[in-house]
Predicted 3D model of a 73-nucleotide RNA (transfer RNA) from a Myxococcota bacterium. Its mean pLDDT, the model's own confidence on a scale to 100, is 82. It matches the Rfam family "tRNA". Rfam classes the family as a transfer RNA.
RNA sequence: GGAAUUGUAGUUCAGUGGGUAGAACGCUGCUUCGACAAGGCAGAGGUCUGAGGUUCGAGUCCUCACGAUUCCA
Numbered sequence: 001g002g003a004a005u006u007g008u009a010g011u012u013c014a015g016u017g018g019g020u021a022g023a024a025c026g027c028u029g030c031u032u033c034g035a036c037a038a039g040g041c042a043g044a045g046g047u048c049u050g051a052g053g054u055u056c057g058a059g060u061c062c063u064c065a066c067g068a069u070u071c072c073a
Stems, first nucleotide, its partner, number of pairs: 001072007010025004019056001027043005049065005
């Protein structure tokens, strides 16, 4: 320098036909227990890397930028 994949909650990830953003673990409160762990109930936490475009409507499609991983040179 060229190419491919990828960016969503604190972490690991789903969201596959464009229609109000989810799970697990973790965290907080309550509860059970003599206590801890495990369990039960409830809750907080995201404007989806950034900027444009298309659309009635974008995490999802298109363009550019930035980051990460891999391959080629």